TPP riboswitch aptamer (THI element) from Prochlorococcus sp. AG-409-O23, 99 nucleotides, folded computationally. Its Rfam family is "TPP riboswitch aptamer (THI element)". Gene Ontology term of the family: thiamine pyrophosphate binding. It was read from a public genome assembly, where an Rfam model found it. The prediction has a mean pLDDT of 76. Of the family's consensus pairs, 100% are formed in the model. The organism belongs to Prochlorococcus, within Bacteria.

RNA sequence: AGAGAACACUAGGGGUGCCAGAAUUUUUUUCUGGCUGAGAUCACACCCUCCGAACCUGAUCCGGGUUGCGCUGGCGAAGGGAAGUGAAUGAUCGUGAUC
Numbered sequence: 001a002g003a004g005a006a007c008a009c010u011a012g013g014g015g016u017g018c019c020a021g022a023a024u025u026u027u028u029u030u031c032u033g034g035c036u037g038a039g040a041u042c043a044c045a046c047c048c049u050c051c052g053a054a055c056c057u058g059a060u061c062c063g064g065g066u067u068g069c070g071c072u073g074g075c076g077a078a079g080g081g082a083a084g085u086g087a088a089u090g091a092u093c094g095u096g097a098u099c
Stems, first nucleotide, its partner, number of pairs: 002093002007086004011049004016043001017035007055080003061074004
C1' cells in the first nucleotide's frame, strides 16, 4: 500500500424457559423459591444490527448430563435474519521502501 475498533445519538430486530412448594377451587390461575444465562414477559431492562450465533428454521433432531429444561456439545464454512450518522483528515494493527 492495506486493514481498522471501543463509544455516542437516532432508528430498528429479538428472546423471556425448566423444576419444586404454597395459595386458589373445580385442576385452572396466581405467588414464592431454585437451575442456567447478558437477559427467564413488559424490565422501556438485557442482547444484537451485514466483520450480522442477538434471534429464527432444521427440531417432537443427535451425543452427554440433570429433579428438569437448548443445561451442554454437535448440527454450523447449513439456510434466513434488523442501519444510518458522528467519532474517522482515525485509537490501533501492519506490508514495503528509506534513514